[in-house]
Molecule: transfer RNA
Organism: Verrucomicrobiia bacterium
RNA sequence: GGCCCAAUAGCUUAGUUGGUAAAGCGCCACCCUGUCAAGGUGGAGAUCGCGGGUUCAAGUCCCGUUUGGGUCG
Numbered sequence: 001g002g003c004c005c006a007a008u009a010g011c012u013u014a015g016u017u018g019g020u021a022a023a024g025c026g027c028c029a030c031c032c033u034g035u036c037a038a039g040g041u042g043g044a045g046a047u048c049g050c051g052g053g054u055u056c057a058a059g060u061c062c063c064g065u066u067u068g069g070g071u072c073g
Stems, first nucleotide, its partner, number of pairs: 001072007010025004019056001027043005049065005
């Protein structure tokens, strides 16, 4: 330098044929308990690495780019 893969909540992951982003752990409040843990109920939290494009609509498709990994020379 060429090619391929990954990047989504604090962490780990899901996300179907493009249709309005979900779960576990963690966090907050309450219930339960003599207290803590465990358990129960509810809640907050991600404009999806970044910049553009296509589309009525983009995490998803296209282009560029950043970081990490793999592979070829």